[in-house]
RNA sequence: AGAAUUUGAUCUUGGUUCAGAUUGAAUGCUGACGGCGUGGAUGAGGCAUGCAAGUCGCACGAAUAUAUAAGCUUGCUUGUAUAUUAGUGGCGGAAGGGUUAGUAAUACAUGAACAACUUGCCUCUUACCUGGGGAUAACGGCUGGAAACGGCCGCUAAUACCGAAUGAGGUGUCUAGAGGAAUCUUUAGACAUCAAAGUGGGGGACCGGAGAAAUCUGGCCUCGCGGUAAGAGAGAGGUUCAUGGGAUAUCAGCUUGUUGGUGUGGUAACGGCACACCAAGGCUAAGACGUCUAGGCGGAUUGAGAGAUUGACCGCCAACAUUGGGACUGAGACACUGCCCAAACUCCUACGGGAGGCUGCAGUCGAGAAUCUUUCGCAAUGGACGAAAGUCUGACGAAGCGACGCCGUGUGAACGAAGAAGGCCUUAGGGUUGUAAAGUUCUUUCGCCUGAGAACAAGAGAUAGUCGCAAAUAGCGGCUAAAUUUGAGGGUACCAGGUAAAGAAGCACCGGCUAACUCCGUGCCAGCAGCUGCGGUAAUACGGAGGGUGCAAGCAUUAAUCGGAAUUAUUGGGCGUAAAGGGCGCGUAGGCGGAUGUGUAAGUCAGAUGUGAAAUUCCAAGGCUCAACCUUGGAGCUGCAUUUGAAACUACACAUCUAGAGGAUUGGCGGAGAAAAUGGAAUUCCACAUGUAGCGGUGAAAUGCGUGAUAUGUGGAAGAACACCGGUGGCGAAAGCGAUUUUCUAGCUUAUUCCUGACGCUGAGGCGCGAGAGCAAGGGGAGCAAACAGGAUUAGAUACCCUGGUAGUCCUUGCCGUAAACGAUGUAUACUUGAUGUAGUGGGUUUCAACCCCCGCUGUGUCGUAGCUAACGCGAUAAGUAUACCGCCUGAGGAGUACGCUCGCAAGGGUGAAACUCAAAAGAAUUGACGGGGACCCGCACAAGCAGUGGAGCAUGUGGUUUAAUUCGAUGCAACGCGCAGAACCUUACCCAGGCUCGAAGUGUAGUGGACAACUCCUGAAAGGGAGCUUCUCGUAAGAGUCACUAUAUAGGUGCUGCAUGGCUGUCGUCAGCUCGUGCCGUGAGGUGUUUGGUUAAGUCCAGCAACGAGCGCAACCCUUAUCAUUAGUUGCCAGCAUGUAAUGAUGGGAACUCUAAUGAGACUGCCUAGGUUAACUAGGAGGAAGGUGAGGAUGACGUCAAGUCCGCAUGGCCUUUAUGUCUGGGGCUACACAUGUGCUACAAUGGUCGGUACAGAAGGCAGCAAAGCCGCGAGGUGGAGCAAAUCCGUAAAGCCGAUCCCAGUUCGGAUUAUAGUCUGCAACUCGACUAUAUGAAGUUGGAAUUGCUAGUAAUGACGUAUCAGCUACGACGUCGUGAAUACGUUCCCGGGUCUUGUACACACCGCCCGUCACAUCAUGGAAGUUGGUUCUACCCGAAGCCGCUGACUCAACCGUAAGGAGAGAGGCGUCUAAGGUGGGGCCGAUGACUAGGAUGAAGUCGUAACAAGGUA
Repeated sequence: AGAAUUUGAUCUUGGUUCAGAUUGAAUGCUGACGGCGUGGAUGAGGCAUGCAAGUCGCACGAAUAUAUAAGCUUGCUUGUAUAUUAGUGGCGGAAGGGUUAGUAAUACAUGAACAACUUGCCUCUUACCUGGGGAUAACGGCUGGAAACGGCCGCUAAUACCGAAUGAGGUGUCUAGAGGAAUCUUUAGACAUCAAAGUGGGGGACCGGAGAAAUCUGGCCUCGCGGUAAGAGAGAGGUUCAUGGGAUAUCAGCUUGUUGGUGUGGUAACGGCACACCAAGGCUAAGACGUCUAGGCGGAUUGAGAGAUUGACCGCCAACAUUGGGACUGAGACACUGCCCAAACUCCUACGGGAGGCUGCAGUCGAGAAUCUUUCGCAAUGGACGAAAGUCUGACGAAGCGACGCCGUGUGAACGAAGAAGGCCUUAGGGUUGUAAAGUUCUUUCGCCUGAGAACAAGAGAUAGUCGCAAAUAGCGGCUAAAUUUGAGGGUACCAGGUAAAGAAGCACCGGCUAACUCCGUGCCAGCAGCUGCGGUAAUACGGAGGGUGCAAGCAUUAAUCGGAAUUAUUGGGCGUAAAGGGCGCGUAGGCGGAUGUGUAAGUCAGAUGUGAAAUUCCAAGGCUCAACCUUGGAGCUGCAUUUGAAACUACACAUCUAGAGGAUUGGCGGAGAAAAUGGAAUUCCACAUGUAGCGGUGAAAUGCGUGAUAUGUGGAAGAACACCGGUGGCGAAAGCGAUUUUCUAGCUUAUUCCUGACGCUGAGGCGCGAGAGCAAGGGGAGCAAACAGGAUUAGAUACCCUGGUAGUCCUUGCCGUAAACGAUGUAUACUUGAUGUAGUGGGUUUCAACCCCCGCUGUGUCGUAGCUAACGCGAUAAGUAUACCGCCUGAGGAGUACGCUCGCAAGGGUGAAACUCAAAAGAAUUGACGGGGACCCGCACAAGCAGUGGAGCAUGUGGUUUAAUUCGAUGCAACGCGCAGAACCUUACCCAGGCUCGAAGUGUAGUGGACAACUCCUGAAAGGGAGCUUCUCGUAAGAGUCACUAUAUAGGUGCUGCAUGGCUGUCGUCAGCUCGUGCCGUGAGGUGUUUGGUUAAGUCCAGCAACGAGCGCAACCCUUAUCAUUAGUUGCCAGCAUGUAAUGAUGGGAACUCUAAUGAGACUGCCUAGGUUAACUAGGAGGAAGGUGAGGAUGACGUCAAGUCCGCAUGGCCUUUAUGUCUGGGGCUACACAUGUGCUACAAUGGUCGGUACAGAAGGCAGCAAAGCCGCGAGGUGGAGCAAAUCCGUAAAGCCGAUCCCAGUUCGGAUUAUAGUCUGCAACUCGACUAUAUGAAGUUGGAAUUGCUAGUAAUGACGUAUCAGCUACGACGUCGUGAAUACGUUCCCGGGUCUUGUACACACCGCCCGUCACAUCAUGGAAGUUGGUUCUACCCGAAGCCGCUGACUCAACCGUAAGGAGAGAGGCGUCUAAGGUGGGGCCGAUGACUAGGAUGAAGUCGUAACAAGGUA
């Protein structure tokens, strides 16, 4: 610090996801040790048991026990000491400990204030502690109750309670003074009023009492503690103020003690805190009130920071203590282990009544994913009480449990290659696990055993000394010394010795992100998955294994927070098209605001002071062996407050100015608005006239109109709209505004000076305007025209088209308030190179004037620099550079929907979610592909022609059907006379039957044998089986060869996968294209080049050009053919010379010609004319055998179709091995209701038949071609000359010359069938070809549709060859003969190329995609209702309790001799009031028959709405 994911690829926008850190965690697998931390987050749910707050005898009276003393009455009394116990009394139970339910402010944090307050214990100071009284518990007796707990009578004490005295001092009032803002403080005086308690130690003199005395006791003195009053302090508390920190406006109004005042009461204290009266206030958009959520903070986590999230442990504060209410006591409580009442729950009960409160420590149940021991100790620290010793202390200190976290240590170290074995992989060689192991040497942390052994301890304290108080040597206190004594943890930490490598490694991952790869299994199954996505037979993604990577006593997963996320943007984002500018204006609050000067000091800046607790964080140092952890010090805590300064900027106050703004004057401008009047053209209607059969409408029609229509003319009526001018021209804020004239209103603008003096900009709410459609009422209604009707179209057509036609459109009045209300661009201001139009207006120039020209201002356009932008584009009218203010956005869908509120007559508008689903949705641009888009061009593509196919019969292939099998493949063009250049057996792969099993064939090694083969016989359908006969070759030898058998290693497969492949082939297409290097342009994909203008068959060439070059294609080079030359003449030829024949190059000879077959020549737009850019090239011409690639062939770019072929061959993987192999016989591939492709033969006279007659080329031939001759009607037979061939073999046919037929199902046509034959072959039945005779079918030129061909071509005629025994050949491949017609042209059909355009397509239009319906699942809304929570309100009832009133009853203290009084209380009444009850509202949930839309699902149904002009933009 980033990465993955939208696309064919790109850039952007934008979401989703990941890598990091963290946790009071949980879960899975695993688990050696130690240290330090940490551990009920859920039900503030219920709790058994034990413990968690007592202490003091130096406050008091008793009781018990022990010890002891005395007295004597000898078993009693009294005293003393110690210990214990309940009670009275004091202090403490308000601390400590727990929890976070409530609480959005009675809380918390920070900073202030109290001149409005309180304070036990503690510290200091001052003064005092005199003298009395009456009770009561304990206790005793009687008594009630099951118990809890009481009742009555009697006795007694106090530091318990109550009077009295005194008053330094406090308090209140008054007087006088001082200070002060104040109801205040202070000084002096007067009057009134307010206290107390003792106890312990010691004591010389003196005094009192008891006693004979000894002695005891008191006074008195003194010390300590305690008490009272007052003052001060410390610490603690109370109250007030300011600021700060949640959500929600789908909560907008709230409030009656409410806001204030006066008075009274109350409180420690201010205060509506409470009450009476008076006034009507108070809060709120800077968010009142309501609802939801929530203890707050120091801090913690994360982050670069700003922030965001959080509030476990530790610390501070608050609140709570089963729920609700209440007070008492007290310094302090409305009190966790106190009291009273109500309620729920639990327990006891004798049923009458009682008891309880773990949110203390342990522990238990429940719920939950989940959270520990019913431990030890007061040794330390701290607390309560005490004079102290001490007691108490689940605070605390320790231990235990849990890998819950952090930190540390270990599980050994060195050497060790035969690179062991085993595992895994393998190209079979090897590689890897791997120095890893084994083995050798060494060490012993930790653990285990044994031994030794700290620190944590400070204190307490007999006694002694000294100092102080004091009269004192006593006592007490301080200091010093000190016998003795205190450890839960724990025999722990640490140390030493011994022991043996001995006891100690797992978890996740390995397609990319993301470090780490192979094999096997599986086969869209099982499964994985954080995102993208893997899995359909070769899975690095599933499962296992080997190997590897990462971390490590842990690892991984899940959940959660921050980060990455600049993805809420203060730092630090945006709004033309991606989400996003309000439809437009006016304007309130608010925000912001021109120039100069003076002052102030709120903001701002600087200094100082106080505070910002400690812990935490950071830095430094130190202590545990290190670290975690702990200790000490420092920094910091970015804050708040106070104070002293500064005065630039903002602000405020005052004064001034004119550049902003406004006004006056002046001249203009306009479809700006409102109202009234007027006008002509057109349409329709009405009347009349002329006139006759159609009109109208469409792609074509029909509906419609028509006996007087349409058409024409004249006249009239009505309503609406205003042609031309008219223009990216004008005006208006926008919506919008268009005939003419008038009136009224507003605006903008030019010019010049004058005036006001910042009066300005923006603008949440608010107010107004606001197209069309729509609504209401009343008019109007010509044309047009939703709905509706009819006619068409169509598979349908509730549409598009046509004929009609009502609301509406128009006017008046009132609503509605929305639009792609768009420049998809808020308003205002300033600044920033230019060019060129246009509207309005001013000026200059022109002697004046009009043009032209020039310069301004205000509008409105186009292009464009810089700059900006993702790009497109914007570009002074900014989307540039800045400022001010407002509005709005934050993934897509759900959804602008639901609910709520609000506006509206309604229709609807405004505001405006969530659940759930997805990993995208989107913008701009690029390359393709496509278009029922465009332009240009080409092609037998169309057109122009010729001949066909489609109809018939037959042949052949295919589909289908059939079959035991009808083997398999090929399936639009580009399968279908295709693989097959030849299925009777074989072929043959298929079926039936019979055989074989290392095999029918091949190879290697080893062994045995000398044969094997052939021949004969038996059996069998054959293969095969059995029997017989026979006994290798070469070499001197070693040995070699061959054959058979055996053994072994091996074989075989036309079985599957052409979607695992090679090779080959088809097709687009012989179309002209396809690319690269460098440069340049672009953020990039990409572009340029290759586009453009010409030209060409051609990306062929030329010109131009940010391109310059190059490659594969094109062309050429190759073959055949057309002409000539040279060479060569046999088997070919024969002109001239000669010979011969009936005739023939037959012969001598010739080498001229033809021909043969080799080498050359020739054709290149080379020449001329014209056009063209002086080009390429084109047109014409000459010459030439041939002329513009002469004709034909071969030759097929990058690629496309997962095209075809595993059955040509090769080959990976899978399958098979007495069979899917192999041999044999027979059958099948030849079937046949049918459909179809390709052909042949025909339908006839341009013909058939018969007779005569002429002319080829190419190719083939020895298991071959075969002549003559003879036989047969013929197929053929016989024969065998010649020929391994320019020598031999083979009648070319159409044609031509005659004859006949005479338009018929024929003398056309030949299918079919019968008979008889021929040939090939082991074999023609299934299933061959041919011949002869007889038979003589359909068919009379072929519907829709469709094919080929542009010249030696089509058409037509015959011939040959391969395969092959024969043949289904009418096929395929070739050869020659005869030999046309037509092409104006590119509108259209098909295919292709280039450029351009649109696109929501990229599997690329056979694309994409929308809606209803049907089925399933999920969440949500509505809903008669049902049910729960919360809150408000009215009324009823009203516990306990405080307060008030009353108090005829009761009462020890004071007064009084007494009666009685004072005072207090029980009781009664009242106000308030918890819980409860009844009724009615608000809000929020749960559920609900039925219902509505939404989302998602496998290839369901119906159509085809959108994307191309998407076929009606």